[in-house]
RNA sequence: CUGAUUAGCUCUGGAGAGUGGCCGGAAACGGCCCACCGAAGGGGUAUGCGGCCGAAAGGUGCGCGAUCUCUCAGGUUACCGGACAGAGGGGCGG
Numbered sequence: 001c002u003g004a005u006u007a008g009c010u011c012u013g014g015a016g017a018g019u020g021g022c023c024g025g026a027a028a029c030g031g032c033c034c035a036c037c038g039a040a041g042g043g044g045u046a047u048g049c050g051g052c053c054g055a056a057a058g059g060u061g062c063g064c065g066a067u068c069u070c071u072c073a074g075g076u077u078a079c080c081g082g083a084c085a086g087a088g089g090g091g092c093g094g
Base pairs, nucleotide, nucleotide: 001094002093003092005090006089009088010087011086012085013084018034020033021032022031023030024029035076036075037074041072042070043069044068048064049063050062051060052059053058
């Protein structure tokens, strides 16, 4: 200098849904109830890939696996958080 890679490092961007009701509290917040959201995490699953069985076709209550789905968890003024993306940095190869 360059190639791919990394999120357990830093910075930036980053959606959705009630400032809901009652009670406690100075407040932050906590408890209960109703209504909602999906992009922490988690569960399920689709094509697909792998494993196993089989000569093959194919089979399989096996594994991986989504921004799809569920809404357990989390969230519904702001703050915090936030999948993902970009940049820097890190390590690896040339």

Source information
Model confidence (mean pLDDT): 78 of 100. This is a predicted structure of a 94-nucleotide RNA (Glycine riboswitch aptamer) from a Pseudomonadota bacterium. The organism belongs to Pseudomonadota, within Bacteria. Rfam family: Glycine riboswitch aptamer. About the family: This family represents the bacterial glycine riboswitch. Glycine riboswitches usually consist of two metabolite-binding aptamers domains with similar structures in tandem. The aptamers cooperatively bind glycine to regulate the expression of downstream genes.